[in-house]
This record gives sequence, structure tokens and C1' cells, in this order.
RNA sequence: GGGCUCCUUCGGGGCAGGGUGCGAUUCCCGACCGGCAGUAAGGCGAUGCUGCGCAUCGCUUCAGCCUGCGAAGCCCACAUAGCUGGGCCCGAACCCGUGCGAACCGGGUGCCGACGGUGACAGUCCGGAUGAGAGAAGGAGAGG
Repeated sequence: GGGCUCCUUCGGGGCAGGGUGCGAUUCCCGACCGGCAGUAAGGCGAUGCUGCGCAUCGCUUCAGCCUGCGAAGCCCACAUAGCUGGGCCCGAACCCGUGCGAACCGGGUGCCGACGGUGACAGUCCGGAUGAGAGAAGGAGAGG
């Protein structure tokens, strides 16, 4: 340092403005938002070298639509009901540029978003939820 057990804390954002209508943050124009982990050709610094760069090391950062996960929904099991275990399901991207190399860089144009509620169809309002949670940080312990 890693692994194991336990504890604590943390752990989701968003309709401005306008139209129709008796009534809409639900329709229409338009606006806005992006959980967790992984993955870099990014940034900064140091050192070295045949110095316009390359190599090594350190620090830091990087994807809604690439991979995986969580949440929601559906189903099953039981020492019957739990802060349980398991299964299913699980949205959406292209083009151009740079370059040896682009699914992550730069530019452009698109696209996606659980369930229940509602005077009217909801990613954004209200509710389950003061919940759950991928995980993050810190601490304690045992053992080696």
C1' cells in the first nucleotide's frame, strides 16, 4: 500500500419570457438541466535529452447519448417479510476539424429523460422521498 470487519459524514439539477385557453411551469414557441465509477491525444510543474519537441515523474482535470452501475418499473423466493436475497427491464449521436491515432479534444447540428397525481398530455410542478442509492471522504479494529 492492498484486502477484511465495523463506525461517522456526505451523496441530483432544471421552464426565464411569450401564445392559446375560464383553467396549462402538463399543449404550442422558446428556455433550462445532466447521479456514480471507468476510459484521455487536456492543463500545470519538475527532471533529462541530439532543446522549438520528445521521454520520464508528480499534481490536477476531462463523456447525459462509449462501457459498467444506481435510482424507477415488473417478477420470484423465504426460517414470512426484512435496512432480506435473486431475476427481468434499463433512454439518446452524428457530421466536420486537428492529428499517426478521436466513443472523451475543438466546432456544428441533433437526440434522450421512471412511476403515481393534476381542471389539460409534465425530464423541470406536487407525491412516495426527512426514503433508497451507485459511490465519495474520514476514522476505528483484527490479522499478516
A computed fold for a 144-nucleotide RNA from a Trueperaceae bacterium, annotated as FMN riboswitch aptamer (RFN element). Its Rfam family is "FMN riboswitch aptamer (RFN element)". Rfam links the family to the GO term FMN binding. Of the family's consensus pairs, 100% are formed in the model. It was read from a public genome assembly, where an Rfam model found it. NCBI's taxonomy places the organism under Bacteria, Thermotogati, Deinococcota, Trueperales, Trueperaceae. Model confidence (mean pLDDT): 77 of 100.